Description:
Predicted 3D model of a 398-nucleotide RNA (Bacterial RNase P class A) from Cellulosimicrobium sp. 4261. RNAcentral holds the sequence, with entries from ENA. The prediction has a mean pLDDT of 76. The source organism's lineage runs through Bacteria, Actinomycetes, Micrococcales, Promicromonosporaceae and Cellulosimicrobium. The same sequence occurs in records of 2 taxa. Rfam family: Bacterial RNase P class A. Rfam links the family to the GO terms dimeric ribonuclease P complex, ribonuclease P activity and tRNA processing.

[in-house]
RNA sequence: CGAGUCGGUCGGACGGUCGCGUCGGGAGGCCUCGUGCCUCCCGCCGAGGAACGUCCGGGCUCCGAAGGGCAAGGUGGUGGGUAACGCCCACCCGGGGUGACCCGCGGGACAGUGCCACAGAGAACAGACCGCCGCGUCGGGAAGGGCUCCGGCCCCGACCGGUGCGGUAAGGGUGAAACGGUGGUGUAAGAGACCACCAGCGGACCGGGUGACCGGUCCGGCUCGGUAAACCCCACCUGGAGCAAGGUCAGACAGGGAGCGUCAGAGGGCUGCCCGCCCGAGCUCCUGGGUAGACCGCUCGAGCCCUGCGGUAACGCAGGGCCUAGAUGGAUGACCGUCGCCCGCGCGAGGGUGACCUCGCGCGGGAACAGAACCCGGCGUACAGACCGGCUCGUCCG
Numbered sequence: 001c002g003a004g005u006c007g008g009u010c011g012g013a014c015g016g017u018c019g020c021g022u023c024g025g026g027a028g029g030c031c032u033c034g035u036g037c038c039u040c041c042c043g044c045c046g047a048g049g050a051a052c053g054u055c056c057g058g059g060c061u062c063c064g065a066a067g068g069g070c071a072a073g074g075u076g077g078u079g080g081g082u083a084a085c086g087c088c089c090a091c092c093c094g095g096g097g098u099g100a101c102c103c104g105c106g107g108g109a110c111a112g113u114g115c116c117a118c119a120g121a122g123a124a125c126a127g128a129c130c131g132c133c134g135c136g137u138c139g140g141g142a143a144g145g146g147c148u149c150c151g152g153c154c155c156c157g158a159c160c161g162g163u164g165c166g167g168u169a170a171g172g173g174u175g176a177a178a179c180g181g182u183g184g185u186g187u188a189a190g191a192g193a194c195c196a197c198c199a200g201c202g203g204a205c206c207g208g209g210u211g212a213c214c215g216g217u218c219c220g221g222c223u224c225g226g227u228a229a230a231c232c233c234c235a236c237c238u239g240g241a242g243c244a245a246g247g248u249c250a251g252a253c254a255g256g257g258a259g260c261g262u263c264a265g266a267g268g269g270c271u272g273c274c275c276g277c278c279c280g281a282g283c284u285c286c287u288g289g290g291u292a293g294a295c296c297g298c299u300c301g302a303g304c305c306c307u308g309c310g311g312u313a314a315c316g317c318a319g320g321g322c323c324u325a326g327a328u329g330g331a332u333g334a335c336c337g338u339c340g341c342c343c344g345c346g347c348g349a350g351g352g353u354g355a356c357c358u359c360g361c362g363c364g365g366g367a368a369c370a371g372a373a374c375c376c377g378g379c380g381u382a383c384a385g386a387c388c389g390g391c392u393c394g395u396c397c398g
């Protein structure tokens, strides 16, 4: 210098004018006189890294603190972090990359059941299509032999072709996958049929590690496919509903009819079901009528920033500092100026043989994704651009 990989930070700045919301202060007005409402003025503060999707996990609230079983759903290498998690960190194993590094929906297929498309002869205790080999049979038939009236006839028959039966999983072909690989022995041809080495599986033992697992020695039968995001099995986890939770105050109305039931008990708490426990005199339907406002919850919290210490890290502990939106038809905006950033064009200066690069000035244009609604921790997704750092590979120079 080029190419790459991992991680982090920011997401325009300042000023002016107008406008909006919460809160604090002040002035005026109104009445039902409440520290009420309305209007105006002043001051402070006023979105995000994702506020988003609402996919997980919690806090909080209510359901009678919710016990047992079934069902349903979820998680799934090991160790740790955390309030908790399906998140994060470290490691193990498998795969990819020269490498930094990246990816894994990573328990069990000797409990059972199912499935394995297309192609292919055959896809799970498989399979003979081509090929190879043996035997039978039919046809052809070199060489050889016998007889001869010299025209031929007969015997035997290597080999070739067709066909039938059988052997063979070494070779071809199909496939994501064809029942270990290489070499040899063996055989009619072959085959773990046998042998050596290798791979894999199982068992025993030794060593290392908290563990997943790793390294090694010996033995065994020689080889047993994949799929669990198919049912299923194993281990662990989950009660339900959600701030329109829930609570306080104010305010409105009108009844009528039908059915069931009052301890042999309707109905309800209780939630997908059952058991179990508890309350229990009202409940359900039809028709008619009425209210639909205010306040609390609400923002101080597993909070944010800095420093130190412990830990490989996630994270934890200690000290100091800070207060940072709370709307409810839903505020947080618009315009102008200066500066900064990016792009294009033009001019000038410098460097270079050159393509080109750097700086300055002028003109024109551009600036994303998106916006709180009870609050946190994550994940996922979107994003114009700018900046910083670690590491790897390649090339050149010293």
Base pairs, nucleotide, nucleotide: 001394002393003392004391005390006389007388008387009386010385012339013338014337015336016335017334018333020046021045023043024042025041026040027039028038029037030036031034048369052380053379055378056377057376058375059374060242061241062240063239067275068274069273070272072238073237074236075235076234077091078090079089080088081087092106093104094103095102096101107233108232112231113230114227115226116225129172130171131168132167133166134165135164136163137162138161139160140159144155145154146153147152180198181197182196183195184194185193199223201220202219203218204217205216206215207214208213246296247295248294249293255287256286257285258284259283260282267279268278269277303322304321305320306319307318308317309316310315341366342365343364344363345362346361347360348359349358350357351356